[in-house]
Context: one part of a larger RNA
RNA sequence: GGCCGUUGAGUGUACCUCCAUCAUGGCAGUCUUGAAACACGGACCAAGGAGUCUAACAUGUGUGUGAGUCGGCAGGUUUGGAAACCUGUGAGGCACAAGGAAGCUGACUGGCGAGAGCCCCUGUUUGGGGUGCACCGCCGACUGACCCUGAUCUUCUGUGAAGGGUUCAAGUGCAAGCACACCUGUUGGGACCCGAAAGAUGGUGAACUAUGCCUGAGUAGGGCGAAGCCAGAGGAAACUCUGGUGGAGGCCCGCAGUGAUACUGACGUGCAAAUCGUUCAUCUGACUUAGGUAUAGGGGUGAAAGACUAAUUAAAUCAUCUAGUAGCUGGUUUCCUCUGAAGUUUCCCUCAGGAUAGCUAGAGUUCACGCGUGAGUUUUAUCAGGUAAAGAAAAUGAUUAGAGGCAUCGGGGGUGUAACACCCUCGACCUAUUCUCAAACUUUAAAUAGGUAAGGUGGCGCGGCUGCUCCGUUGAGUCGUGCCAUGGAAUCGCGAGCUCCAAGUGGGCCAUUUUUGGUAAGCAGAACUGGCGAUGCGGGAUGAACUGAAAGUUGAGUUACGGUGCCAAAUUGCACGCUAACCCAGAUCCCACAAAGGGUGUUGGUUGAUUAAGACAGCAGGAUGGUGGUCAUGGAAGUCAAAAUCCGCUAAGGAGUGUGUAACAACUCACCUGCCAAAUCAACUAGCCCUGAAAAUGGAUGGCGCUGAAGCGCGUAACCUAUACUCGGCCAUCGGGGCAAGUGCUAGGCUCCGAUGAGUAGGAGGACGUAGGGGUUGUUGCGAAACCUUAGGCACGAGCCUGGGUGGACUGGCCCCCGGUGUAGAUCUUGGU
Numbered sequence: 001g002g003c004c005g006u007u008g009a010g011u012g013u014a015c016c017u018c019c020a021u022c023a024u025g026g027c028a029g030u031c032u033u034g035a036a037a038c039a040c041g042g043a044c045c046a047a048g049g050a051g052u053c054u055a056a057c058a059u060g061u062g063u064g065u066g067a068g069u070c071g072g073c074a075g076g077u078u079u080g081g082a083a084a085c086c087u088g089u090g091a092g093g094c095a096c097a098a099g100g101a102a103g104c105u106g107a108c109u110g111g112c113g114a115g116a117g118c119c120c121c122u123g124u125u126u127g128g129g130g131u132g133c134a135c136c137g138c139c140g141a142c143u144g145a146c147c148c149u150g151a152u153c154u155u156c157u158g159u160g161a162a163g164g165g166u167u168c169a170a171g172u173g174c175a176a177g178c179a180c181a182c183c184u185g186u187u188g189g190g191a192c193c194c195g196a197a198a199g200a201u202g203g204u205g206a207a208c209u210a211u212g213c214c215u216g217a218g219u220a221g222g223g224c225g226a227a228g229c230c231a232g233a234g235g236a237a238a239c240u241c242u243g244g245u246g247g248a249g250g251c252c253c254g255c256a257g258u259g260a261u262a263c264u265g266a267c268g269u270g271c272a273a274a275u276c277g278u279u280c281a282u283c284u285g286a287c288u289u290a291g292g293u294a295u296a297g298g299g300g301u302g303a304a305a306g307a308c309u310a311a312u313u314a315a316a317u318c319a320u321c322u323a324g325u326a327g328c329u330g331g332u333u334u335c336c337u338c339u340g341a342a343g344u345u346u347c348c349c350u351c352a353g354g355a356u357a358g359c360u361a362g363a364g365u366u367c368a369c370g371c372g373u374g375a376g377u378u379u380u381a382u383c384a385g386g387u388a389a390a391g392a393a394a395a396u397g398a399u400u401a402g403a404g405g406c407a408u409c410g411g412g413g414g415u416g417u418a419a420c421a422c423c424c425u426c427g428a429c430c431u432a433u434u435c436u437c438a439a440a441c442u443u444u445a446a447a448u449a450g451g452u453a454a455g456g457u458g459g460c461g462c463g464g465c466u467g468c469u470c471c472g473u474u475g476a477g478u479c480g481u482g483c484c485a486u487g488g489a490a491u492c493g494c495g496a497g498c499u500c501c502a503a504g505u506g507g508g509c510c511a512u513u514u515u516u517g518g519u520a521a522g523c524a525g526a527a528c529u530g531g532c533g534a535u536g537c538g539g540g541a542u543g544a545a546c547u548g549a550a551a552g553u554u555g556a557g558u559u560a561c562g563g564u565g566c567c568a569a570a571u572u573g574c575a576c577g578c579u580a581a582c583c584c585a586g587a588u589c590c591c592a593c594a595a596a597g598g599g600u601g602u603u604g605g606u607u608g609a610u611u612a613a614g615a616c617a618g619c620a621g622g623a624u625g626g627u628g629g630u631c632a633u634g635g636a637a638g639u640c641a642a643a644a645u646c647c648g649c650u651a652a653g654g655a656g657u658g659u660g661u662a663a664c665a666a667c668u669c670a671c672c673u674g675c676c677a678a679a680u681c682a683a684c685u686a687g688c689c690c691u692g693a694a695a696a697u698g699g700a701u702g703g704c705g706c707u708g709a710a711g712c713g714c715g716u717a718a719c720c721u722a723u724a725c726u727c728g729g730c731c732a733u734c735g736g737g738g739c740a741a742g743u744g745c746u747a748g749g750c751u752c753c754g755a756u757g758a759g760u761a762g763g764a765g766g767a768c769g770u771a772g773g774g775g776u777u778g779u780u781g782c783g784a785a786a787c788c789u790u791a792g793g794c795a796c797g798a799g800c801c802u803g804g805g806u807g808g809a810c811u812g813g814c815c816c817c818c819g820g821u822g823u824a825g826a827u828c829u830u831g832g833u
Stems, first nucleotide, its partner, number of pairs: 027042001029040002043833006053189006060182006068094003072089006098105002110139004117131005141172002143169003146165003153158001192331002195328001199321006210295009221253003224249001228245007257282003262278002265276002297313001299309002334767006344357001346355003358505002360502001362500006372494004377490002379454005389444001390442002396438003401433001403431003408428008458484009468475001508532004513527002516524002537548003552730007562720003565704003571717001573716002576713003586706001597691003601688010618675005624648003630642001654669001658667002731757009768822001770819001772817007786806004791802004
C1' cells in the first nucleotide's frame, strides 16, 4: 500500500407514520347516449339481510365396469341407532334394430378420394412402396315404408318369387353403453330478495249513520185573523153591509231545540283526525229526540249527493287461498389474473319484452411446422351495373329569344257587289339556329365499391355406360386407361381448419364526407369510416365525442399536440412587414357568432393617362371680333326655353361652366401664358383599422395586463412537457428450448430465451376469510377466545403473523367434506345516538 471481515461517523437515494405549505382534485350508489347535477335513495353506529334446494333434461369433465350396467328384494356381519360392508336372485330401468298410421316385415366384413400412425427399400434428400385408425366427401349394396312389374299356386278371390325406382327414414354396414359425482345451462316448483291495483272462499258488524215499524218524551212570548156564531142597519125578497165573537194554518217575527250562510274570522305539531266566536236558516210540522226492532257487502238503505253502511265506501271489515302475479321500480355482500361485447338481421296482439342470427368467453379436436395455408392489400384476366358527370343543334318532358317561310288554319285591316280574289298585318304551324333544365329523362358514361379465377379435385388424348340432351356417338355426367414436372402473379404473416356449449346485448350517441324531410334546430331519418358508450393520461382556462397519444410497476433519456411577460415549467429570442381602434382595438380547429353596404384612415397591387417641348397644385395676367348669331318672348345682350353651333385674329378664349340683372353691366370657369420646380391624376383591387353594431343582476382574449406587443402575417433558432417512443430493473400471463443425475431443491419441479400487460355488461381460472364435521398435529391459568393499539413485519390483494394493553377458559395449523358463508346502499328490518 491492496483485499476481506467487524464496528463507528458523515452524505445521498428509496420506503412508512405524523405536522406544515404548495399543486392537482366536484360525492359515492343507480337508471341512462349522457350525472358534480336544479335527476332519485343516502344523518351516524351495531346486529340481521338477497341465485338456494329438488325433479327432469342438454353439453363437457372425472371415476367404476363393459355387450352389458345399476341394484329393488331376501339373508348375514357390524353398530346405541341410522348408516356402511358381504352374499344370493335378476323383478325392473336404460342400452344391445329399425321402419310403418297399422296389420306386420326386418339389416354383417363393399369401393374411391384425402388421411395421422406403423412397416419395408435405400439414393436416409425434400425419395419410393405397403398397410391404412378417427373425421369428412362421393358412389354402390342391404332393412322397412312408398311407387311399379308380376312368375308360381289358387276355392277366381287371393298368394305374391325373381326384377326395377330420379321417393321417404331420427336406419345397417364387427357394435358402446350403463351407473355415480361435479361445473355450466334450460324448464317446472315461492325459485335471487322486497313491492301492487286486483281475484276467490268463509265469517263479523246498523253503539256511527240511512230508512221503515213499535213504545215513550219534548216543543217561551208575540203577530196576522179562515170557517162557524151573535148583534145592528138596509132590502119586497134573494141577500148585502157594519161591528163583534171565534181561533184555522206543512201562515209570519222569535227563545229553547235542530241545522250550518258568511267572516273564505280564530285554531291549524289544535280544546278537537272538523272545534270556537259572531252572523245566519227553521222553529206545530214532511218537527226534534230516547229505547226496542227490521234490512248485510255486488248486498242493504237512499226526498238521489255515488250519499251512508263503526274516523274505511265507484263496493265495509276480518281470516284464509298466499311467500298470489308483475315483460315494471329498487337492491343484490371478498380478492387477484386472463379474455371481452351489443344496441344490428328476421319473426312475434311485437315497440319498457322475448325468440332467432350476429358480436363474445370457455372446452375440445384434426392437420401443419418450413410445407402448405391465410389476407379489411395490390396485380392480371373476366364478369354484372346506369350512380356522379355529360347531353338538349339525340328520343321523352319542360323552356327563352330573335331569323326565314311554299302550302294549310284562325283573328284584324285595305281594294272590292262578291269570290278558296289580291295586298298588308298578328298568331298557330314548318325549317335551320339560340338560352336554361329533370329523383320517378337519356344516346354516352366514370371513380370507388362488388363477384369469380390465378391449377394435381389440373391439362391433352383414347375407349366404355346412361332412362338426361341432341337431326346426329352431338353434348353433358360418369367409369377405366395413357401422356404431360419451369408446381403456374406480387407482397406480408406463421399458423390454419372444424366441432360443441353458454353468457350479456337486441333504448344508443358524436365527428369528417355523402345524403332525405324541414324556414331552421344541440331537429328527425340513412350510408362509409373512426370514436364515446366500456377510457384513464398531455393539450383545448372549464368539457363524454375535438387534438396528441391508449395505460403492469419503477429509473434515466427524447418527443407529440400545445406552448415559453406573470399567475404557470420553458426565449420580455432573432429577422422582416402590417395595425392606433373614446359607445366595444386584437388575440389560436371543434367553439361558444356577425353580414350586405360604406370610408381622400393607412399600406400594397393592376390598368389607363399627364409630364424638362415644364405637367399637377399654388399665385398672377389674358379670357377677344363678326355678334345684342337665329327663333320665341312684355323683356332674353353667352347663361328662362327651342333648334343650330360657324368664321376671323390669336399663345388662347365655348354662339359659353357658374354667380348675377327687369334687361344690360360686373365677377368667375373652360382655354392660353408668366413665376415655380419634379413628379402628377383617374378607375378598380385587397391587407389591417373604422363604420354598419341596441337589452334587461356586475363581468370576462381564462385572469392580470399588453401598443418598437405579451396583437396580426411570415420566417428562423433554442427551450418546456404525457402513463407516447428508446434503453435498463422487477412482477404477472402466454409461447418456445433444455434437464431422470454428480453435490440442496416438491416434474404441480429446476433453468434459459422471447413477446405481451386499458376495460363496463359478461365469461373463465386461481386464491382469501367464515359456521359445522372427519382425519392428523399443536397452543393454553408461566394466561385461550374476544376486544383495543400514533408498535413491528409479510403478501400485488382479499388478508396473515408478531409485540404491548384489557380479559379470564377455551382454541389454532394442514388434508378433505359440508353450508342458512362475506354488505354501505334496497323511502331495507330492529335497536341505539

The prediction has a mean pLDDT of 81. A computed fold for an 833-nucleotide part of an RNA from Taxus chinensis, annotated as large-subunit ribosomal RNA, domain II. Its Rfam family is "Eukaryotic large subunit ribosomal RNA". Rfam links the family to the GO terms ribosome and structural constituent of ribosome. For this family Rfam cites "Crystal structure of the ribosome at 5.5 A resolution" (Yusupov et al., Science, 2001). Its Rfam clan is "LSU clan". The organism belongs to Taxus, within Eukaryota.